[in-house]
RNA sequence: UUCAAUCAAGGGCAAACCGAGCCGAAAGGUCGGGACGCAAAGUCGCAGGUCUACGGUAUGAAUCUACCAUGACGGCUGGGCUGCAGCG
Repeated sequence: UUCAAUCAAGGGCAAACCGAGCCGAAAGGUCGGGACGCAAAGUCGCAGGUCUACGGUAUGAAUCUACCAUGACGGCUGGGCUGCAGCG
């Protein structure tokens, strides 16, 4: 490199959506239901990226608009750490 055979076991997580006199300004999160998928779709905001803008700044028309994370996303990517099984 090519061909053939084989391609598991025990399990895990849980998208959209629905519910909650739930939390939050929002993004989003929590719990329950539910499975689109995922071999790290375990964990960590270290790096990048994306989302939101209570609050702040600017404009100004009192409503609007633009910018900014200290907020969020680990099922956006990288990276760190950790975990199950098989073969070698």
A computed fold for an 88-nucleotide RNA from a Bacillota bacterium, annotated as c-di-GMP-I riboswitch aptamer. Rfam family: c-di-GMP-I riboswitch aptamer. Gene Ontology term of the family: cyclic-di-GMP binding. The sequence was found by an Rfam model in a public genome assembly. The coordinates come from a structure-prediction model, not an experiment, and the mean pLDDT is 82.